[in-house]
The prediction has a mean pLDDT of 80. A computed fold for a 141-nucleotide RNA from a soil metagenome, annotated as SAM riboswitch aptamer (S box leader). The model forms 97% of the base pairs in the Rfam consensus. The sequence is in RNAcentral, with records from MGnify. It matches the Rfam family "SAM riboswitch aptamer (S box leader)". Rfam links the family to the GO term regulation of gene expression.

RNA sequence: CUCAUCCAGAGGGGCAGAGGGAACGGCCCGACGAAGCCCCGGCAACCAGCGUCGAUCAAUCAGCGAUGUGGACACCACCACAGCACGCGAGGCGUCGACGGCCACGGUGCCAAUUCCGGCCCGCGAUGCGGGAAAGAUGAG
Numbered sequence: 001c002u003c004a005u006c007c008a009g010a011g012g013g014g015c016a017g018a019g020g021g022a023a024c025g026g027c028c029c030g031a032c033g034a035a036g037c038c039c040c041g042g043c044a045a046c047c048a049g050c051g052u053c054g055a056u057c058a059a060u061c062a063g064c065g066a067u068g069u070g071g072a073c074a075c076c077a078c079c080a081c082a083g084c085a086c087g088c089g090a091g092g093c094g095u096c097g098a099c100g101g102c103c104a105c106g107g108u109g110c111c112a113a114u115u116c117c118g119g120c121c122c123g124c125g126a127u128g129c130g131g132g133a134a135a136g137a138u139g140a141g
Base pairs, nucleotide, nucleotide: 001141002140003139004138005137006136011040012039013038014037015036019029020028021027024118025117026116041111042110043109045108046107047106049102050101051099052098053097054096055095056094060090061089063088064087065086067082068081069080070079071078115135120132121131122130123129124128
């Protein structure tokens, strides 16, 4: 810089000692201990792993055509045998995509309040509600 997601979910202990919720404005949380650090635990968003489905496709396959020979006769049709991957078909190493599936072992992340709400734009029934954007956070590239 680009893309995706952000209305759900998730605790306890120790150290520590006044802030924290990105900035601003609100409104909240905080000595019934904030931030930070450590230990144990948990949640499940992304990557990873597995599974399912779909697309494409390699090796391979002689089922149906086509081909050759013969029965058997000029052709078609019928029967038998043979080779053959030319056409159809079968097959699915690998690759890609999707999943509201599994997993929590791995890499991050997270564990008050919708990203706590708002600002900017649009609409409406207008001290508000709805939608979108901006900004932010997380992940992947």